[in-house]
The RNA shown here (Bacterial RNase P class A) has 338 nucleotides. Its Rfam family is "Bacterial RNase P class A". It is annotated as a ribozyme. The coordinates come from a structure-prediction model, not an experiment, and the mean pLDDT is 76.

RNA sequence: UGGUACGGGAACUUUAUCGCCGAGCAAUCGGAGGAAAGUCCGGACAGGGCAGAGCAAUGCGCUGUGGAAAGCACAGAUGGGCGUAAGCUUAUGUUCGGGGUAACAGAAAACAACCGCCCCUAUCCGCAAGGCUAGAGGUAAGGGUGAAAACGCGAGGCAAGAGCUCACGACAGAUAAUGGCGACAUUAUCCGGGUACUCCGCCGCAUCCUGCAAGGCUAUGUAUAUCGGCAGUCAAGGGCUGCUCGUCCUUUGCCGAGGGGUAAGCUGCGCCAGAUAAAUGAUAAAGACUGAAUGCGAAAGCACUCGGGACAGAAUCCGGCUUAACCCGUACCUUAAA
Numbered sequence: 001u002g003g004u005a006c007g008g009g010a011a012c013u014u015u016a017u018c019g020c021c022g023a024g025c026a027a028u029c030g031g032a033g034g035a036a037a038g039u040c041c042g043g044a045c046a047g048g049g050c051a052g053a054g055c056a057a058u059g060c061g062c063u064g065u066g067g068a069a070a071g072c073a074c075a076g077a078u079g080g081g082c083g084u085a086a087g088c089u090u091a092u093g094u095u096c097g098g099g100g101u102a103a104c105a106g107a108a109a110a111c112a113a114c115c116g117c118c119c120c121u122a123u124c125c126g127c128a129a130g131g132c133u134a135g136a137g138g139u140a141a142g143g144g145u146g147a148a149a150a151c152g153c154g155a156g157g158c159a160a161g162a163g164c165u166c167a168c169g170a171c172a173g174a175u176a177a178u179g180g181c182g183a184c185a186u187u188a189u190c191c192g193g194g195u196a197c198u199c200c201g202c203c204g205c206a207u208c209c210u211g212c213a214a215g216g217c218u219a220u221g222u223a224u225a226u227c228g229g230c231a232g233u234c235a236a237g238g239g240c241u242g243c244u245c246g247u248c249c250u251u252u253g254c255c256g257a258g259g260g261g262u263a264a265g266c267u268g269c270g271c272c273a274g275a276u277a278a279a280u281g282a283u284a285a286a287g288a289c290u291g292a293a294u295g296c297g298a299a300a301g302c303a304c305u306c307g308g309g310a311c312a313g314a315a316u317c318c319g320g321c322u323u324a325a326c327c328c329g330u331a332c333c334u335u336a337a338a
Stems, first nucleotide, its partner, number of pairs: 002333008012287007020031004033311001037322002040320005045211004057207005062076005077092006093202002098200002100197003114143002116139003120135003124131002151169002154166003171192001173190007215267004224259001226257006235251006289308004294303003
């Protein structure tokens, strides 16, 4: 030296030397993960808001079990999709009633007559059968359009037709029985005929907002609100008065007290990792694991040589999800062989 699906496991140990972080006077002791990651969900915790209740908005929506909860896990039900296959994946409250949509095409997309088919009436033509035209109706069997045309198909029926009637079948509903905890399945009987989507709506459940840069505490210097004292009254403004004098207040300087806030620190913060832009490492030897080559052996295996160890790095703490990367096993398809 092909492509996939599912499941599982491990991501080292000891010693020495040199280092790093924390605790301790010292001796010494402790020092990352399965994902510490992305920061996507759910909580704890904290602050703000809040009488109580409701509306709005947002999210979720089959069944059972687990769970504090979750856009969580496991198992299962029904329908659809992908794959040759092993297998994978997706949807799922409700359509009784209300609103909406059904492009293009087509007469019509939901109380469907364009062509065709049928009955009746009238004019005209024709000896007649019948025919042309016009009008009024019936008809969803046929044609045509479309992703979809008002259950399928056969028989009866009819003027022509039609679930109009009947048999069989499909679908929807009701009842009963059986199986299942349940979603549901199977069978029997009855019953129905204006479709599909489920976007809005309706129903049920949940949710107040912000996040450890949350929040709490202590607060130096400079400046400053405010208060007290002293000085200055040269000048200016204002109060008392009709005016002047006088007096009081403010503006100014110095000293003292002093609230709030900033820097900074402590805490939040971990019953021995810990915190700060942040330590947990490197080298050597031996061992374990594992890959390949060679030798021995019936095989299991043993010996020996050369290798290999990734992804990644706690920062308040838990439960999940997702993503990253190494190895092994089983199964499937292809194949001469995997």